[in-house]
RNA sequence: CAAGCUGGCCGGGUGAUCGCGGCUUUGGUUCAUCCAGAGUUGAGGAAAGUCCGCACUCCCCAGAGCACGGUGCCGGCUAACGGCCGGGCGAGGUGACUCGAUGGCAAGUGCAACAGAGAGGUGAAUUGCCGGCAAGGGUAACCUUGACGGCGAGGGUGAAACGGUGGUGUAAGAGACCACCGGCGGUGGCAGUAAUGUCGCCGGCCAGGCAAACCCCACCGGGAGCAAGGCCAAGCAGGGCGGAAAGCAGUCGCAAGAUUGCUACGGAAAAGCUCGUUCCGUUGAACGCCCGGGUAGGCUGCGCGAGGUCGCCGGUAACGGCGAUCCCAGAUAGAUGAUCACCGGCAGUGGAAGGUCCGCCUUCCGUUGUCUACAGAAUGCGGCUUACAGGCCGGCUUGCCGA
RNA sequence: UGGGGUGUGGCCAAGCGGUAAGGCGCCUGACUCUGGAUCAGGAGAUCGAAGGUUCGAAUCCUUCCGCCCCAGCCA
Numbered sequence: 001c002a003a004g005c006u007g008g009c010c011g012g013g014u015g016a017u018c019g020c021g022g023c024u025u026u027g028g029u030u031c032a033u034c035c036a037g038a039g040u041u042g043a044g045g046a047a048a049g050u051c052c053g054c055a056c057u058c059c060c061c062a063g064a065g066c067a068c069g070g071u072g073c074c075g076g077c078u079a080a081c082g083g084c085c086g087g088g089c090g091a092g093g094u095g096a097c098u099c100g101a102u103g104g105c106a107a108g109u110g111c112a113a114c115a116g117a118g119a120g121g122u123g124a125a126u127u128g129c130c131g132g133c134a135a136g137g138g139u140a141a142c143c144u145u146g147a148c149g150g151c152g153a154g155g156g157u158g159a160a161a162c163g164g165u166g167g168u169g170u171a172a173g174a175g176a177c178c179a180c181c182g183g184c185g186g187u188g189g190c191a192g193u194a195a196u197g198u199c200g201c202c203g204g205c206c207a208g209g210c211a212a213a214c215c216c217c218a219c220c221g222g223g224a225g226c227a228a229g230g231c232c233a234a235g236c237a238g239g240g241c242g243g244a245a246a247g248c249a250g251u252c253g254c255a256a257g258a259u260u261g262c263u264a265c266g267g268a269a270a271a272g273c274u275c276g277u278u279c280c281g282u283u284g285a286a287c288g289c290c291c292g293g294g295u296a297g298g299c300u301g302c303g304c305g306a307g308g309u310c311g312c313c314g315g316u317a318a319c320g321g322c323g324a325u326c327c328c329a330g331a332u333a334g335a336u337g338a339u340c341a342c343c344g345g346c347a348g349u350g351g352a353a354g355g356u357c358c359g360c361c362u363u364c365c366g367u368u369g370u371c372u373a374c375a376g377a378a379u380g381c382g383g384c385u386u387a388c389a390g391g392c393c394g395g396c397u398u399g400c401c402g403a
Numbered sequence: 404u405g406g407g408g409u410g411u412g413g414c415c416a417a418g419c420g421g422u423a424a425g426g427c428g429c430c431u432g433a434c435u436c437u438g439g440a441u442c443a444g445g446a447g448a449u450c451g452a453a454g455g456u457u458c459g460a461a462u463c464c465u466u467c468c469g470c471c472c473c474a475g476c477c478a
Base pairs, nucleotide, nucleotide: 001399002398003397004396005395006394007393008392009391010390012343013342014341015340016339017338018337020042021041022040023039024038025037026036027035028034044374048385049384051383052382053381054380055379056225057224058223059222063275064274065273066272068221069220070219071218072217073087074086075085076084077083088102089100090099091098092097103216104215108214109213110210111209127154128151129150130149131148133146134145135144136143137142163181164180165179166178167177168176184203185202186201187200188199189198190197191196229300230299231298232297238291239290240289241288242287246263247262248261249260250259251258252257264282265281266280267279268278269277293477294476307326308325309324310323311322312321313320314319344371345370346369347368348367349366350365351364352363353362354361355360404474405473406472407471408470409469410468413427414426415425421458429445430444431443432442433441451467452466453465454464455463
């Protein structure tokens, strides 16, 4: 210098004028309300998508099991997570580095189109190789054909055909046998918290792929959500359908019946199921569904918080601890804007100077335009994902050139 | 704010691991004096987009985009 990898940050600044929301305060009036003035404060890195996790609230509160859903190498962080950090393994890259839903298919079940002889556990003969037999040809060596038997090596198909190389062996062959290598199962030593790595020993030559196929294993999860929930005000009109299950004993009563207890049954409370628990009921409720009516208002929840900034300490890091300091939006159809000036950035254009590999590049001056992109709080917080004009800073790799 | 569904030729749609049916419409030809009807043939889809799993994806998984539906309170 060129090409690349990676981490982090900013998302115009200052001032004036006008305008909008919140809060405080003063005045018009004493309260409410309204109006005016002053002060103060007022969007984001993603406020977004709503994909996860929590706080908070209600249902519910002894709980248990099943179903269902989610996650999935190991260790750590965290309130928690499908997030983050570190490590292992695999894949890609010369490398910096990147990517991986990365438990289990020698538990079971299932799937594999087309092509191919054969596609799932014990088998397959298309092209082939070999043996003796029979027939034919030939002087013979041998050749051709046929049925039978042996074979899984070579060719071919496919995404995938049941280890690889060399040898022994054989009629031909083959883990049939042997050596080495690769992979697998068992077992032991060493390193590591672990995932795992490494070094042996034994076994048998096979046990293939898919679990983002059912499933198995481990762990996690009760449901609903700020339209949660609480308070107040206003207004109206209710109706229909469905809707389970009984006996005994006691007391009161003339009776009808009422009530208590036991056992049994039924329903509801959890919105999937069962048990349990609690409540109610056993002649008509709780509850469910449908039609209709009213309202479309106010206050609260609602911002001091897993809060921000800075410093020190612990940790490889995520993160944690301590100290100081700061208070930082709360609208309700939804407030953050506009104009001007200066500075700054960017783009176009003109000129000058310098460099040059003659393509152009750098610096300075003038002028014109523009300040834009993605987007915008709606209970809050931690993540992930996606969108984004323009710009800044750091670390690292490879190649070339020069000293 | 929360919950649910859906996207396949121009339109309606089937297919939910094995290489995209069918109908309407469109085009060409035949029949007819001409049109319609009828008959024969044909074109038209990267299955909303991107990435992944798999030998193979419209189908399974993840992310994004578009469209549609439902809801509160009182009684």

Predicted 3D model of RNase P RNA and transfer RNA as a complex of 478 nucleotides. Rfam match: Bacterial RNase P class A. By type it is a ribozyme. The coordinates come from a structure-prediction model, not an experiment, and the mean pLDDT is 76.